A computed fold for a 108-nucleotide RNA from Sporolactobacillus terrae DSM 11697, annotated as SAM riboswitch aptamer (S box leader). The model forms 94% of the base pairs in the Rfam consensus. It matches the Rfam family "SAM riboswitch aptamer (S box leader)". Gene Ontology term of the family: regulation of gene expression. From the family's description: The SAM riboswitch is found upstream of a number of genes which code for proteins involved in methionine or cysteine biosynthesis in Gram-positive bacteria. It was read from a public genome assembly, where an Rfam model found it. The prediction has a mean pLDDT of 82.
């Protein structure tokens, strides 16, 4: 890097350095000199994997010690298809499933 499986409407920030971008892409719409990205320190959220405990039809269990991850907005919304409605025009509303993306574990 590719593939497989699972989850993604919840939750969680302060300081220092830095100095203009960021929210994956495209289009919107937002965040941002009342300080973006990035780096460092400490803190927190969560519970994918490991450890430990309980259980033994072997979990929708507990814990938060270790490995990750995360700490604006539903993955911010849409970007493909289907169903239902609205309207007389349609450029729209809702739901469902995909695609794409992110994270974890496994594997080539």
């Nucleotide at each position: 890097u590719g593939c497989u499986u699972a989850u993604c409407c919840a939750g969680a920030g302060a300081g220092g350095c830095g100095g203009a971008g960021g929210g994956a892409u495209u289009g919107g719409c937002c965040c941002u000199g009342c300080g973006a990205a990035g780096c460092c320190u400490c803190a927190g959220c969560a519970a994918c994997c490991g450890a430990c405990c309980c259980a033994c039809a072997c979990g929708u269990g507990g814990c938060a010690c270790g490995g990750u991850g995360c700490u604006a907005a539903u993955u911010c919304c849409a970007c493909a298809a289907g169903c239902a409605g609205a309207a007389u025009a349609c450029g729209u509303u809702g739901c469902u499933u995909g695609a794409a993306g992110a994270u974890a574990a496994g594997u080539c």